[in-house]
Context: one part of a larger RNA
RNA sequence: CUGGGCGUAAAGGGUCGCGUAGGCGGCUAAGAAAGUCUUGGCUCAAAGUCCGGGACUCAAUUCCGGAAAGGGCCAAGAGACUUCUUAGCUCGAGGUCACUCAAGGGAGACUGGAACUCCGGGAGGAGCGGUGAAAUGCGUUGAUACCCGGAGGAACACCAGUGGCGAAGGCGAGUCUCUGGGAGUGUCCUGACGCCGAGGCACUAAAGCUAGGGGAGCGAACCGGAUUAGAGACCCGGGUAGUCCUAGCCCUAAACGCAUGCUGGCUAGCUGCAUUUCCCCGAGUUCUCGGGGGGGUGUGGCGAAGCUAACGCGUUAAGCCAGCCGCCUGGGGAGCACGGCCGCAAGGCUGAAACUC
Numbered sequence: 001c002u003g004g005g006c007g008u009a010a011a012g013g014g015u016c017g018c019g020u021a022g023g024c025g026g027c028u029a030a031g032a033a034a035g036u037c038u039u040g041g042c043u044c045a046a047a048g049u050c051c052g053g054g055a056c057u058c059a060a061u062u063c064c065g066g067a068a069a070g071g072g073c074c075a076a077g078a079g080a081c082u083u084c085u086u087a088g089c090u091c092g093a094g095g096u097c098a099c100u101c102a103a104g105g106g107a108g109a110c111u112g113g114a115a116c117u118c119c120g121g122g123a124g125g126a127g128c129g130g131u132g133a134a135a136u137g138c139g140u141u142g143a144u145a146c147c148c149g150g151a152g153g154a155a156c157a158c159c160a161g162u163g164g165c166g167a168a169g170g171c172g173a174g175u176c177u178c179u180g181g182g183a184g185u186g187u188c189c190u191g192a193c194g195c196c197g198a199g200g201c202a203c204u205a206a207a208g209c210u211a212g213g214g215g216a217g218c219g220a221a222c223c224g225g226a227u228u229a230g231a232g233a234c235c236c237g238g239g240u241a242g243u244c245c246u247a248g249c250c251c252u253a254a255a256c257g258c259a260u261g262c263u264g265g266c267u268a269g270c271u272g273c274a275u276u277u278c279c280c281c282g283a284g285u286u287c288u289c290g291g292g293g294g295g296g297u298g299u300g301g302c303g304a305a306g307c308u309a310a311c312g313c314g315u316u317a318a319g320c321c322a323g324c325c326g327c328c329u330g331g332g333g334a335g336c337a338c339g340g341c342c343g344c345a346a347g348g349c350u351g352a353a354a355c356u357c
Base pairs, nucleotide, nucleotide: 003329004328005327006326007311008310012325014203015202017201018200022196023195024194026089027088028087029086030085031084032083034082035081036078037077038076039075040074041073042072043071044070050066051065052064053063054062055061092193093190094189095188097186098185099184100183101182105179106178107177108176109175110174111173112156116152117151118150119149120148121147122146127138128137164171165170208249209248210247211246212245213244217243218242222238223237224236225235261324262323263322264321265320266319269302270301271300272299273298274297275296276295277294278293279292280291281290282289283288306313307312330357331356332355339350340349341348342347
């Protein structure tokens, strides 16, 4: 080294989105012969192992003889598989064109209505607000409730779904511009161009940081009022950062499918939704609508076989296989210390041991 595992026991990396090294690699033919296999030779001192025999009364021990497996090198040969070279193929992969199709995918600009707060005006006249009950608070310098006008910021009710899009984080008002990905049908093209992917690069909710704006509502901290034995809380009145925008950092998460890496193949079905395509029937016949059936893609529910410790999973696998990556190896100490790298900082990544049970 060879083991067993990773939904819930320790263990899937946040996305692996792009991709380096590297590992692995569809069908056909010819050639080469590096791996592989066969044969022969040389060698791997002795001791030792194994076999046969002998000596100490036996054994351990020891002596004599023999043998095998295996390694290295050389030579000859085999040619299925791997590899390499050459020539080809189309089912993997990718692409063209046409018809399309769906959508909260991303970025920017502009616009809209409801609500809210503030300001001005009108009218009105004693309360309002808040709670389990209250109080703090607001109000005769005229509040709350009502009407009109104006300003501002943030978020987009209904539609809305068991629904859609995105690699993930995530994405819901409308219009326009720019832009990414996906699915289907048909046609043609390239000809294995593929899969995974240590490092690396990119993106990454919220909070947080730097600079400049903005600030309606909400609201850590903070200040009051209550509650309570106390109340550093839950409840109430206020309220600063922040929440919003621009530029730049940070890089974490119950980053989850209530814990499941990616790719390909194989293994009963039933049923719902979304989308697309084909066929049939009817209305209709430019075109559209309704119903039924089949296929593709996606997303749910239930379940054969099988798997599983059980729960459960079950063509969207946790079934049966293959390839590649990541990770685990008792609990605490500890995701701590030290060192390194990154960061403005907060901190992040990597990550032990003593000791202890």
Annotation:
Model confidence (mean pLDDT): 82 of 100. The part of an RNA shown here (small-subunit ribosomal RNA, central domain) has 357 nucleotides and comes from an uncultured bacterium. The full RNA is in RNAcentral, with records from ENA and SILVA.